[in-house]
């Protein structure tokens, strides 16, 4: 310098394709159970999707820059 690929909750991830304001596992917090603790149950809190534009009534989802990480090539 060219080409691809991810980027979504503390971590791991799915949701993208075919737009309708986000879910699952693991940790987190409160009760239960237990002498306690772990296991188990039950409820709960935590993200508006890397970044900034643009389309649309509406965008994580399409569209264009840009940043970061890898991986392949010069």
């Nucleotide at each position: 310098c060219g080409g691809g690929g991810u980027g979504u909750a503390g971590c791991g991830c799915a949701g993208u394709c075919c737009g309708g304001u986000a879910g699952c596992g693991c940790g987190c917090c409160a009760c239960g159970u237990u002498c306690g603790g772990g296991a188990c149950g039950u409820g709960g809190a935590g993200g508006c999707c890397g970044u900034g534009g643009g389309u649309u009534c509406g965008a994580a989802u399409c569209u264009c820059g840009c940043c970061a990480c890898c991986c392949c090539g010069a």